This is a predicted structure of a 363-nucleotide RNA (Bacterial RNase P class A) from a Chromatiales bacterium.
RNA sequence: GGAGUCGGCCAGAUGAUCGCGCCAGCCAUGGGCUGGUGAGGAAAGUCCGGGCUCCACAGGGCAGGGUGCCAGGUAACGCCUGGGCGGCGUGAGCCGACGGAAAGUGCCACAGAGAGCAGACCGCCGAUGGCCUGCCGGCGCCUGCCGGCACGGCACAGGCAAGGGUGAAAGGGUGCGGUAAGAGCGCACCGCGUCCGUGGUAACACGGGCGGCACGGCAAACCCCACCUGGAGCAAGACCAAAUAGGGGAGCGAGCGUGUGGCCCGCACGGCUCCCGGGUAGGUCGCUCGAGGCAUGCGGUGACGCAUGUCCCAGAUGAAUGGCUGUUCUCGACAGAACCCGGCUUACAGGCCGGCUCCCGGU
Numbered sequence: 001g002g003a004g005u006c007g008g009c010c011a012g013a014u015g016a017u018c019g020c021g022c023c024a025g026c027c028a029u030g031g032g033c034u035g036g037u038g039a040g041g042a043a044a045g046u047c048c049g050g051g052c053u054c055c056a057c058a059g060g061g062c063a064g065g066g067u068g069c070c071a072g073g074u075a076a077c078g079c080c081u082g083g084g085c086g087g088c089g090u091g092a093g094c095c096g097a098c099g100g101a102a103a104g105u106g107c108c109a110c111a112g113a114g115a116g117c118a119g120a121c122c123g124c125c126g127a128u129g130g131c132c133u134g135c136c137g138g139c140g141c142c143u144g145c146c147g148g149c150a151c152g153g154c155a156c157a158g159g160c161a162a163g164g165g166u167g168a169a170a171g172g173g174u175g176c177g178g179u180a181a182g183a184g185c186g187c188a189c190c191g192c193g194u195c196c197g198u199g200g201u202a203a204c205a206c207g208g209g210c211g212g213c214a215c216g217g218c219a220a221a222c223c224c225c226a227c228c229u230g231g232a233g234c235a236a237g238a239c240c241a242a243a244u245a246g247g248g249g250a251g252c253g254a255g256c257g258u259g260u261g262g263c264c265c266g267c268a269c270g271g272c273u274c275c276c277g278g279g280u281a282g283g284u285c286g287c288u289c290g291a292g293g294c295a296u297g298c299g300g301u302g303a304c305g306c307a308u309g310u311c312c313c314a315g316a317u318g319a320a321u322g323g324c325u326g327u328u329c330u331c332g333a334c335a336g337a338a339c340c341c342g343g344c345u346u347a348c349a350g351g352c353c354g355g356c357u358c359c360c361g362g363u
Base pairs, nucleotide, nucleotide: 001359002358003357004356005355006354007353008352009351010350012328013327014326015325017323018322020038021037022036023035024034025033026032027031040334044345045344047343048342049341050340051339052233053232054231055230064229065228066227067226068225069083070082071081072080073079084098085096086095087094088093099224100223104222105221106218107217108216121164122163123160124159125158128157129156130154131153132152133150134149135148136147137146138145139144172190173189174188175187176186177185191213192211193210194209195208196207197206198205199204237285238284239283240282247276248275249274250273251272252271256270257269258268259267260266292311293310294309295308296307297306298305299304329332
C1' cells in the first nucleotide's frame, strides 16, 4: 500500500420566526403570558421472554404446546457469553433444530437385478462336475466303448461380488496377501462398536485392550427420553358519575281505570314522594423513576455482576413533535412513540473509531 474479518459509534450542524402537546410559575378562571421540554436505532414486524392487571387454580398425573451438545449469564427466554463436535475459509473468522435409529411402527419416489435380515443386468471365473476336440493306452475285425492327459475348447451345472451400470443412498475404506475368479477369507492402517485408563465441572478428547463389522438413511415422520409450560391482555383493570329508559325497597292514597270474576269483597297492574344499587355518555387513574441512563472503581476470559457518584430523559387520547426561512458542511438513508422492559428479525445514504488476518513492497 492492497484485500478481508470482527466489535463499537454517529445518523447533518446552528439560528430566527409562526404554530402544536406536556410540565412549572404568574395573571386569572373564557383564557392568556413567561420559562422549560418534546421520537428511534430500529419507535417497524408483533416472532420469543418477563413485569403489571383481571379471571381460573389444594396437590399430583394425563393430554396438548414448546425447547433440545455442555457449562455459565439473566427477572426470564427460542436471547447472550465461553467451550465441545461437525462443515467452510490460506487465515482472522463464519455457519450448524447439534438428544435417541441395537424400544417399537412407518417411509426410502424415479431409475435399478436388488432399497433391508437385499440382489446378479453387464461382467469375472468355470478349480470341481458336464459336453466337445485332439493325443496316448486298453478291449475290439470295424462303427465304437473304457481310462488317462491337455499353458485345449464351450459357458451347460455352478461359483463370485472385484470392476461397470442404476440411484440421494447398494451391507465399511485403502493396500498387501490369498484365490479358478473373488470375498474381513487373512493381515496392516483408518473407520466403527465395546471395555478400561488418563485429562476435563461437563459436552468431549487422548491412549490401550478386545471384537472382523453385527449397527444403511430419515425423528423439520409417528414415537422415546429430559426439561419448561393455566388463560386473556392497558379497548388489561380501578374509581367518580349525569340525562333518558328500566330494576329493587319504603311510605302515601279521597277517588279513578284495566285485568280476574255472573256480581260484591279481595288480589294484581297503572299514580305520587323518598331512598338504594347496576350500566351507558363523560371524566379521573393506570401513564411512565425504570430489571433506567452516564461516569469511575472492583470481580470475571466473557456474557454479566457489585459499589460509589451523578442525571431525570415524550406521555398524547381525534391523539402534539410541524410550516416558512438564514448561515454552513462532506448535501443528509431507513423511518414516527401509544402500558413498560429484555431479545430476535427485517429496512437503512454516508461516515468515524478500534482489534485482528492474509498478500505485496521498503528499511
It is recorded under the gene name rnpB. Its mean pLDDT, the model's own confidence on a scale to 100, is 78.